[in-house]
Context: one part of a larger RNA
RNA sequence: CUGGGCGUAAAGCGCACGUAGGCGGGUCGUUAAGUCGGGGGUGAAAUCCCGGAGCUCAACUCCGGAACUGCCUUCGAUACUGGCGACCUCGAGUCCGGGAGAGGUGAGUGGAACUCCGAGUGUAGAGGUGAAAUUCGUAGAUAUUCGGAAGAACACCAGUGGCGAAGGCGGCUCACUGGCCCGGUACUGACGCUGAGGUGCGAGUAAACGAUGGAGGCUAGCCGUUGGUGAGCAUGCUCAUCAGUGGCGCACGUAACGCUUUAAGCCUCCCGCCUGGGGAGUACGGUCGCAAGAUUAAAACUC
Numbered sequence: 001c002u003g004g005g006c007g008u009a010a011a012g013c014g015c016a017c018g019u020a021g022g023c024g025g026g027u028c029g030u031u032a033a034g035u036c037g038g039g040g041g042u043g044a045a046a047u048c049c050c051g052g053a054g055c056u057c058a059a060c061u062c063c064g065g066a067a068c069u070g071c072c073u074u075c076g077a078u079a080c081u082g083g084c085g086a087c088c089u090c091g092a093g094u095c096c097g098g099g100a101g102a103g104g105u106g107a108g109u110g111g112a113a114c115u116c117c118g119a120g121u122g123u124a125g126a127g128g129u130g131a132a133a134u135u136c137g138u139a140g141a142u143a144u145u146c147g148g149a150a151g152a153a154c155a156c157c158a159g160u161g162g163c164g165a166a167g168g169c170g171g172c173u174c175a176c177u178g179g180c181c182c183g184g185u186a187c188u189g190a191c192g193c194u195g196a197g198g199u200g201c202g203a204g205u206a207a208a209c210g211a212u213g214g215a216g217g218c219u220a221g222c223c224g225u226u227g228g229u230g231a232g233c234a235u236g237c238u239c240a241u242c243a244g245u246g247g248c249g250c251a252c253g254u255a256a257c258g259c260u261u262u263a264a265g266c267c268u269c270c271c272g273c274c275u276g277g278g279g280a281g282u283a284c285g286g287u288c289g290c291a292a293g294a295u296u297a298a299a300a301c302u303c
Stems, first nucleotide, its partner, number of pairs: 003275004007257002012271001014201004021194003025088007033081002035077008049065006091191001092188003095184005103177007110154001115149007125136002162169002213270006221248013276303003285296004
């Protein structure tokens, strides 16, 4: 490079935002760059290939053809891709009306418990263990009551419950603030997806795990649960639907285990990564760092 892969065999960056780039909805018109067809020029000879000929054969040589997969130019074609123009609304976003939440930051505040301090009662033990001892206690401990101080964490509620991109987030109140969901369908009119570098976040160790990158479409169901919306009535249940979160399960695919509308199924786009074990995520060099170190990343040798 061509392939084949990445849940558990080697392999998904810890997570996001986003630059370049790659890719990108529907209709009409136009252009003709890509694409396709015809013509012309060029593509030296030798070589390679095919046919034939000459050295007794062959190697070798000669003749003819083909080829030289390419480039330039010209005339056409217009389905697809691209460029340009116009329009559209399903993607994306805005607006309006509702909703849930440990999402974030700051300030304030509450109770229980532990420890310590002061005071009261009270007396010889307390504590701890399998048993002990260290330890504390007649300078009054342990126990008990009252008062005070300080720090940290928030029992029950609490739930394969909720929120967040991940890390993560849990008493209560207030202020500021991010995201999400549902309904309406008023508006914009492809404004989108991904994302090398870069930047930011990150209990800064990670088994940063779903050991499963992101987005979109499609492909049986059943049973829970969270938040909406709608309908029906028998008014507290049933049904439908959207978004999440779980269990089971068909088809399919999987080496099997298992996965199964939250795919590891069937497809498209973009990124990252793998290529036998050890040596080694090491050495050297580069970059970054005050340092510790981080990142990029081999080889000899060996099995």
A computed fold for a 303-nucleotide part of an RNA from Blastochloris viridis, annotated as small-subunit ribosomal RNA, central domain. Lineage of the source: Bacteria > Pseudomonadota > Alphaproteobacteria > Hyphomicrobiales > Blastochloris. Model confidence (mean pLDDT): 87 of 100. It matches the Rfam family "Bacterial small subunit ribosomal RNA".